[in-house]
Molecule: c-di-GMP-I riboswitch aptamer
RNA sequence: UACUCAUUUUGGCAAAGCACCCGAAAGGGUGUGACGCAAAGCUACAGGGCCUGUAAAAUGGCAGCCAGUUACCGUA
Numbered sequence: 001u002a003c004u005c006a007u008u009u010u011g012g013c014a015a016a017g018c019a020c021c022c023g024a025a026a027g028g029g030u031g032u033g034a035c036g037c038a039a040a041g042c043u044a045c046a047g048g049g050c051c052u053g054u055a056a057a058a059u060g061g062c063a064g065c066c067a068g069u070u071a072c073c074g075u076a
Base pairs, nucleotide, nucleotide: 001076002075003074006008012037013036017032018031019030020029021028022027035064041069042068043067047066048065049062050061051060
C1' cells in the first nucleotide's frame, strides 16, 4: 500500500418495523429488533451531495451517499 464482516476475537456496530419520548418538519433519543456493515469508528456553515423548511434564505438535519481523518487482527 492492497485485500479481508469472517471460525482472528465467549469481538464490534445495528437498517426497516414496533413502543415511549423530543422536534414545525426533516430528523433525533431510549428499548426491542437484525437488513446489512472491514472502519456502519470519528468529522455536518466554512469539500461535494441529499432531506426539511422559506417569497428568498439554514451555524435545522443526514457520517448506513461520496468524501476527509484515525485505526485492530490476518493475508500478500